[in-house]
Notes: Transfer RNA from a Deltaproteobacteria bacterium, 74 nucleotides, folded computationally. The sequence is in RNAcentral, with records from ENA. Rfam family: tRNA. About the family: Transfer RNA (tRNA) molecules are approximately 80 nucleotides in length.
RNA sequence: UGAGGAGUGGUGUAACGGCAACACGCUUGGCUCUGGACCAAGUAAUCCAGGUUCGAAUCCUGGCUCCUCAGCCA
Numbered sequence: 001u002g003a004g005g006a007g008u009g010g011u012g013u014a015a016c017g018g019c020a021a022c023a024c025g026c027u028u029g030g031c032u033c034u035g036g037a038c039c040a041a042g043u044a045a046u047c048c049a050g051g052u053u054c055g056a057a058u059c060c061u062g063g064c065u066c067c068u069c070a071g072c073c074a
Stems, first nucleotide, its partner, number of pairs: 001070007010024004018054001025043006047063005
């Protein structure tokens, strides 16, 4: 430098262009002699900037970060 892939709560994964969901975690309450387990409620996210669209996590352009492969220089 080129090609390909990835970026979503604290973590791991979903979401046909139409209310961002599930599990774990965390907090509170219930249960329990206490804790764990279990039950209920709560918590918090689309990498950034534009564009297309009635509507974008999703499509398009540019950028950033990470991973893989190839190449160049030394």